[in-house]
Molecule: SAM riboswitch aptamer (S box leader)
């Protein structure tokens, strides 16, 4: 590096130390940063694995060891679906001191309404995936 699997909406220094300009994986955004970034130490959170304790068991507890995490949902997003909105077409209902023909009907135009189809665009929303992160296991 690869594969399997679980989790990713909660939590953790709003004045700790060293350090000095970058960081939030990548894209596009949007953010954080000299009122001090990354990194390291300390502190803290959690409880995946081991350990210990309770329990017949499922499970629960402790947090001793191994990791992990400690701005923003995995900060949002990248591919697809649903839904909404916009648009176009079709048929259709209502209406008008409107226009034309005509005579009690037909057509046209305007306005209002819902129905249906389509493809394109879009997103305040929902959802599956992709990618990523972490644990445990495999090889």
């Nucleotide at each position: 590096a690869u594969c399997u699997u679980a989790u990713c909406a909660a939590g953790a220094g709003c004045a700790g130390g060293u350090g000095g300009a970058g960081g939030g994986a990548c894209u596009a955004g949007c953010c954080c940063g000299a009122u001090g970034a990354a990194a390291c130490c300390c502190g803290g959170c959690a409880a995946c694995c081991g350990g210990c304790g309770u329990g017949u068991g499922a499970a629960c507890g402790c947090a001793c060891g191994g990791u992990g995490c400690u701005a923003a949902u995995u900060c949002u997003u990248g591919c697809g679906g649903a839904a909404g909105c916009u648009g176009u077409g079709c048929a259709u209902g209502g209406u008008g001191a409107g226009c034309c023909g005509a005579u009690c009907c037909g057509g046209c135009c305007g306005c209002c309404g819902g129905g249906u189809a389509c493809a394109a665009g879009u997103u305040c929303u929902c959802u599956g995936g992709c990618a990523g992160a972490u644990g445990a296991g495999a090889g």